[in-house]
This record gives sequence, structure tokens and C1' cells, in this order.
RNA sequence: AUGAACGCGUGGGGAGAGAUUACCAGCAAUGGCCUAAAGGUUAUGGCUGGUAACGCCGAAGGAGUAAGCCAGUUACGGGUGAAUCUCUCAGGCAAAAGGACCUUUGCGGGACG
Repeated sequence: AUGAACGCGUGGGGAGAGAUUACCAGCAAUGGCCUAAAGGUUAUGGCUGGUAACGCCGAAGGAGUAAGCCAGUUACGGGUGAAUCUCUCAGGCAAAAGGACCUUUGCGGGACG
């Protein structure tokens, strides 16, 4: 002095699947009834939260696994071993958030020359 793998951070992009149903609670709105009024009560739909049920998604995380490799056996078995594959435990199914991965850039790092 070049500055790879890898790790962390900033910015950008980033899919899929029910705004499902039922019950409970709360909030405001609209209409009716009672009332001098404040207010009370009831119905309707909306929003938020919780619980439960069925249906579904895979790209946080997690789990399983091929070839190969390792030791050993006559053979079978065993260990290790990847994923965007598979499973869906977790998570998710309007928006928001999250989001594998790609990219930009900064820092660390220090292979190679």
C1' cells in the first nucleotide's frame, strides 16, 4: 500500500395468506322511548381489546434432510452434513410493524498480492 471471506450498523427495494366467524368488555355515532333539564334506557351498524373455533401463508427464528466426508462391520446401522426444499413449533393472514434475500454506504476484519 491492494483490501477477499466474514460480522455489525445507516439508506433503498422486498412476497404470500380470512379486514373470517362466535362470545365478552369498552368507546364514540345514529334513531326510538322516558324526563322541565341533566341524564337514563333500548336497537343498529362502526372501532379497539381479549378469548375460542375453523381455514390458510412462509421470506424472522426453529426443526428435518441428499450427495459427500469420518470411524467401524461379512452386512445392517452410527456421527457429521445445505437450502429459497420439507414441516409449520413459533410467527403471520386490511394498513402499520415485521420480513429471507438484493443493493448502497460506513466501521471492524485482514485472506490474497